[in-house]
C1' cells in the first nucleotide's frame, strides 16, 4: 500500500417536453404507464475538486437527493 468482511449520513419517487408498450378511433388522428434522454425550479455534502499553511468551518464546478447503487470515515482479517 492493495484486497476480503462488516457498520455508514444527508437532500424532489418535483415540473415540462421528447421517445414509446399499449388504448380507443379506423378518416385524419387522440389518449399514453414504465425505462432513457434533454431543458427548468428546488435542495445536500462523506467520492473527486476549489478554498485555507493545515485542520475544521464553508464552496457546490463535478457528485448526488424512494429502493437499489454511491459512499468519506472506522472496526476486523489475511497478505
Nucleotide at each position: 500500500c492493495a484486497c476480503u468482511c462488516u457498520g455508514g449520513a444527508g437532500a424532489g419517487u418535483g415540473g415540462c417536453g421528447g421517445c414509446a408498450a399499449g388504448g380507443c378511433a379506423u378518416g385524419a388522428g387522440c389518449c399514453g404507464a414504465a425505462c432513457c434522454c434533454g431543458c427548468c425550479c428546488g435542495c445536500c455534502g462523506a467520492a473527486g475538486g476549489g478554498a485555507u499553511a493545515a485542520c475544521g468551518a464553508u464552496c457546490u464546478c463535478a457528485g448526488g437527493c424512494a429502493c437499489c447503487g454511491g459512499g468519506a470515515c472506522a472496526g476486523a482479517g489475511g497478505g

This is a predicted structure of a 79-nucleotide RNA (Glycine riboswitch aptamer) from Roseivivax lentus.
Rfam family: Glycine riboswitch aptamer. Gene Ontology term of the family: glycine biosynthetic process.
Lineage of the source: Bacteria > Pseudomonadati > Rhodobacterales > Roseobacteraceae > Roseivivax.